[in-house]
This is a predicted structure of a 523-nucleotide part of an RNA (small-subunit ribosomal RNA, 5' domain) from an uncultured bacterium.
Context: one part of a larger RNA
RNA sequence: CGAACGCUGGCGGCGUGCCUAACACAUGCAAGUCGAACGCGCAGCUUCUUGUAGCAAUACAGGGAGCCGGCGCGUGGCGAACGGGUGAGUAACGCGUGGACAACCUGCCCACGAGUGGGGCAUAACCCCGGGAAACUGGGGCUAAUACCGCAUACGCUGUCCGGGACAUCGGUCCGGGACAGGAUAGCCCGCAAGGGCGCUCGUGGAGGGGUCCGCGUCCGAUCAGCUUGUUGGUGGGGUAACGGCUCACCAAGGCGAAGACCGGUAGCCGGUCUGAGAGGACGACCGGCCACACUGGAACUGAGACACGGCCCAGACUCCUACGGGAGGCAGCAGUGGGGAAUAUUGCGCAAUGGGGGAAACCCUGACGCAGCGACGCCGCGUGGAGGACGAAGCCCUUCGGGGUGUAAACUCCUUUCGACGGGGACGAAACGCCCGCAAGGGCCUGACGGUACCCGGAGAAGAAGCCCCGGCUAACUACGUGCCAGCAGCCGCGGUAAUACGUAGGGGGCAAGCGUUGCUC
Numbered sequence: 001c002g003a004a005c006g007c008u009g010g011c012g013g014c015g016u017g018c019c020u021a022a023c024a025c026a027u028g029c030a031a032g033u034c035g036a037a038c039g040c041g042c043a044g045c046u047u048c049u050u051g052u053a054g055c056a057a058u059a060c061a062g063g064g065a066g067c068c069g070g071c072g073c074g075u076g077g078c079g080a081a082c083g084g085g086u087g088a089g090u091a092a093c094g095c096g097u098g099g100a101c102a103a104c105c106u107g108c109c110c111a112c113g114a115g116u117g118g119g120g121c122a123u124a125a126c127c128c129c130g131g132g133a134a135a136c137u138g139g140g141g142c143u144a145a146u147a148c149c150g151c152a153u154a155c156g157c158u159g160u161c162c163g164g165g166a167c168a169u170c171g172g173u174c175c176g177g178g179a180c181a182g183g184a185u186a187g188c189c190c191g192c193a194a195g196g197g198c199g200c201u202c203g204u205g206g207a208g209g210g211g212u213c214c215g216c217g218u219c220c221g222a223u224c225a226g227c228u229u230g231u232u233g234g235u236g237g238g239g240u241a242a243c244g245g246c247u248c249a250c251c252a253a254g255g256c257g258a259a260g261a262c263c264g265g266u267a268g269c270c271g272g273u274c275u276g277a278g279a280g281g282a283c284g285a286c287c288g289g290c291c292a293c294a295c296u297g298g299a300a301c302u303g304a305g306a307c308a309c310g311g312c313c314c315a316g317a318c319u320c321c322u323a324c325g326g327g328a329g330g331c332a333g334c335a336g337u338g339g340g341g342a343a344u345a346u347u348g349c350g351c352a353a354u355g356g357g358g359g360a361a362a363c364c365c366u367g368a369c370g371c372a373g374c375g376a377c378g379c380c381g382c383g384u385g386g387a388g389g390a391c392g393a394a395g396c397c398c399u400u401c402g403g404g405g406u407g408u409a410a411a412c413u414c415c416u417u418u419c420g421a422c423g424g425g426g427a428c429g430a431a432a433c434g435c436c437c438g439c440a441a442g443g444g445c446c447u448g449a450c451g452g453u454a455c456c457c458g459g460a461g462a463a464g465a466a467g468c469c470c471c472g473g474c475u476a477a478c479u480a481c482g483u484g485c486c487a488g489c490a491g492c493c494g495c496g497g498u499a500a501u502a503c504g505u506a507g508g509g510g511g512c513a514a515g516c517g518u519u520g521c522u523c
Base pairs, nucleotide, nucleotide: 001520003519004518005517006516007515010382011381012380013379014378015377016375017374018340023338024337025336027335028334029333032078033077034076037075038074039073040072041071042070044067045066046065047064048063049062050061051060052059053058085293086292087291094218095217096216097215098214099213100212101211104210105209106208109206110205111204112203113202114201115200116199117151119149120148126141127140128139129138130137131136157182158181159180160179161178162177164175165174166173167172187198188197189196190195219265220264221263226256227255228254231253232252233251234250235249236248237247238246268290269289270288271287272283273282274281275280295316296315297314298313318329319328320327321326346372348371349370350369354368355366356365357364358363385415386414387413388412395406396405397404398403419464422458423457424456425455429450434445435444436443437442467512468511469510470509471508472493473492474491478507479506480505481504482503488495489494
């Protein structure tokens, strides 16, 4: 130290847990939401009504209206580019740091200005017919909108031109003025109404986010010394939000390199982490920032934003379904499985909190997240009892047989009760939104996965809780027996061939302690 292995193992808190096969994946879940944009279908309830039956209550069938109604399908909007994972690739403006854009974009949010006028065509769902095993799909018919398309208006926007001023990287930017051309829109809800709320369109500015460019820094190999043709520059066209050889045509022949080009190897980078007196060295797991990737390779579409992990298309490998015609799939999301490996967890609970998406809101969704589970994997804390107790029991060990050691250790007496187990009580995290009251200030109500958990109280009783390594020197700790260069030990020096403090066991001792040793790696 993200460790592993051996022996051992009481409790708690906080962290942490596939470093290997970016190997393959069964199953479930991980991105939806809006009826206050719109159409349709289904069932229900309430109410009115018609017909039939019945004396009636009522039952059945049909129709109308209503539900701050419900379920479903579809159009439409926003989100799905965030959040979550991984480190394959990348030695690069990728990252770090400092700058630049007079060369740029920006949905939602904030502030301000102007507008929201008038028309039109479709289409899904649905109905009908058909194809297919399926995935799906063809034709016909109807219809709505905040879907789609024109028209008018705009002089705040864009383009071109004219003219003035300021600045400057010089016909480029900024600020006035003028002419011409171009460029919008959508409604919904509450209300009797007046009006209010939410939207929509155009524009200016902001905030936050992004794009691009530049200086400097950023591993090893020279047993890699030359590299380069869109290559280096220019003119022009195209393209982009934007500069640019980004792309293309033409022209010129340049550009880079021992201050290491090119090639090869290795590697995501950083804040930081470990170590060290420092300088430095090594590393980049968890957390945070940036980048890259999403079965492999390629390409674009939609969009404010992607060349898009749980979107589309093509190709490839692989897996699955098939009626053999054809289809489906992508865990480097959370769990989980197989495999690889010395080795790394639950197919758990909850949206209560924080945060995110949608919605006016209620609310819905959220394997983000909050928690719980497993593992001494790490750090930290606590316990396994305290005091007294003999010239000192027994047992065991040693012995010169006198005795010595274990050893106040035990027994025994007195005491305490942490933690665990048991019984009782029992949270903070939760006040916002919303609802109610109030003119307002303000007040009240609802909501807890964790959890009957933390915590508090009570009763009981020393009661349930110690191991591991070492003892030749380095290095702290010695004797006996067994063995006899055997069996074995060993980090180095070295031990063992008949008295071994070095092997094995025992007694004793030393060191650490819920750990102790070993191995690996780094300083």

RNAcentral holds the full RNA, with entries from Greengenes.